A computed fold for a 100-nucleotide RNA from a mouse gut metagenome, annotated as THF (Tetrahydrofolate) riboswitch aptamer.
It matches the Rfam family "THF (Tetrahydrofolate) riboswitch aptamer". Gene Ontology term of the family: tetrahydrofolate metabolic process.
């Protein structure tokens, strides 16, 4: 000098177990706070988290049960978590690592 690897995190698909269907959750906007960001250092107007407020907004059906309670089945929700798998991926700066 050339080539390359690796993080947090994000997205898709599959499986399983839940939650909601009396609407929580998801998504959007605003506020204040906190956290993380390749092995080391720095680090944003980017990322993530819960909290608070605002606007919007969804799909139930069947069966069992004398009935109520409850349970089961099939759905529905930009639903949660776990596992598997694929893809993207240090904002950026300096140094380092591997191969040639």
């Nucleotide at each position: 000098g050339c080539a390359g690897a690796g993080u947090a995190g994000g997205a898709g698909u599959g499986u399983g177990u839940g939650c909601g269907u009396u609407a929580a959750g998801u998504g959007c906007c605003a506020g204040a706070c906190g956290g993380a960001c390749g092995g080391g250092g720095a680090g944003u107007u980017g990322c993530c988290g819960g909290c608070c407020g605002g606007a919007c907004g969804a799909a139930g059906a069947g069966c069992a049960g004398g009935a109520a309670a409850u349970g089961c089945u099939c759905g529905c929700g930009g639903u949660a978590c776990a596992c598997a798998u694929u893809c993207c991926g240090c904002a950026u700066c300096c140094c380092g690592c591997u191969g040639c």